Annotation
Model confidence (mean pLDDT): 82 of 100. This is a predicted structure of an 89-nucleotide RNA (c-di-GMP-I riboswitch aptamer) from a Pseudomonadota bacterium. It was read from a public genome assembly, where an Rfam model found it. Taxonomically the source falls in Pseudomonadota (Bacteria, Pseudomonadati).

RNA sequence: UCUGAACAAAGGCAAACCCGACUGAAAAGCGGGCGGCGCAAAAUCACCGGUCUAAUGGAGUGCUCUCCAAUGACAGCGGGAUUGCCGGA
Numbered sequence: 001u002c003u004g005a006a007c008a009a010a011g012g013c014a015a016a017c018c019c020g021a022c023u024g025a026a027a028a029g030c031g032g033g034c035g036g037c038g039c040a041a042a043a044u045c046a047c048c049g050g051u052c053u054a055a056u057g058g059a060g061u062g063c064u065c066u067c068c069a070a071u072g073a074c075a076g077c078g079g080g081a082u083u084g085c086c087g088g089a
Stems, first nucleotide, its partner, number of pairs: 001089004012039002017033004022029002037076001043082003047079003050074003057068004
């Protein structure tokens, strides 16, 4: 530097569910419990595509709803960038 996730070794993360007098308009995040769906980067980053939400804004309606749209979110959607354990070459 490349490569693999083994018949290894040391480990790591943590889906779902429950609680919150936590943050947020929401999506979602955070903390705790329980648990392990799964992950060879399920470590970090919102650069690209995609997905989710729609407070502010705009349009329609006159039913108080409907639609559009990130500046919000998702890194456990994919690509990309950076870094890392062990083995092999």